The RNA shown here (transfer RNA) has 73 nucleotides and comes from Solarion arienae.
The organism belongs to Solarion, within Eukaryota.
It matches the Rfam family "tRNA". It is annotated as a transfer RNA.
The sequence is in RNAcentral, with records from ENA.

RNA sequence: UUGGGAGUAGCGCAGUUGGUAGCGCAUCUGUUUUGGGUACAGAAAGUCACGUGUUCAAGUCACGUCUCCCAUA
Numbered sequence: 001u002u003g004g005g006a007g008u009a010g011c012g013c014a015g016u017u018g019g020u021a022g023c024g025c026a027u028c029u030g031u032u033u034u035g036g037g038u039a040c041a042g043a044a045a046g047u048c049a050c051g052u053g054u055u056c057a058a059g060u061c062a063c064g065u066c067u068c069c070c071a072u073a
Base pairs, nucleotide, nucleotide: 002071003070004069005068006067007066010025011024012023013022019056027043028042029041030040031039049065050064051063052062053061
């Protein structure tokens, strides 16, 4: 320099053909226990990297920007 991939909850990741944003771990509350842990039940946590556009409707499609990774020069 060019090409490719990734960016979604605190962390790791799914999200199919554009149609209500989810799972596991962690956190909080309750039950159980003398207490802790385990187990069970429940809850909270998201401007989906940023912006513009297309669409009745965008995490998903198009364009631009930023960060990281890989390859190439």